[in-house]
């Protein structure tokens, strides 16, 4: 980067550095020198993948194991931590998983 698919009205921020922008885009409306973006550290949220546990169902060679579904925990991989994806719009965007 292509395509497919799920989710996006819940939740969760401090410190250091930095110095004027930021909320993807357009319009609006906001945030910001009472310190924006970026970077670093630590913390937290969540449960997409993973790991593990419980329950149910099914299958097998009935030892046990596997698959599927629901739920718990939160080990590891991402993600996220102003405002409903901030609101509206569009052949829009973001993130996860799979895929060429």
């Nucleotide at each position: 980067u292509u395509c497919u698919u799920a989710u996006c009205c819940a939740g969760a921020g401090a410190a250091g550095u930095g110095a004027a922008g930021g909320g993807a885009c357009u319009g609006g409306c906001c945030c910001g020198u009472u310190g924006a973006a970026g970077c670093u550290u630590c913390a937290g949220c969540a449960a997409c993948c993973u790991a593990u546990c419980u329950u149910a169902u099914u299958u097998c060679c009935c030892a046990g194991a596997a698959a599927u579904a629901a739920g718990g925990u939160g080990u590891g991989g991402u993600g996220c931590u102003a405002a409903u994806u901030c609101c509206a719009g569009a052949c829009a965007g973001a993130u996860g998983a799979g895929u060429g």
The RNA shown here (SAM riboswitch aptamer (S box leader)) has 100 nucleotides and comes from Propionigenium maris DSM 9537. It matches the Rfam family "SAM riboswitch aptamer (S box leader)". Its family is annotated with regulation of gene expression in the Gene Ontology. RNAcentral holds the sequence, with entries from Rfam. The source organism's lineage runs through Bacteria, Fusobacteriota, Fusobacteriaceae, Propionigenium and Propionigenium maris.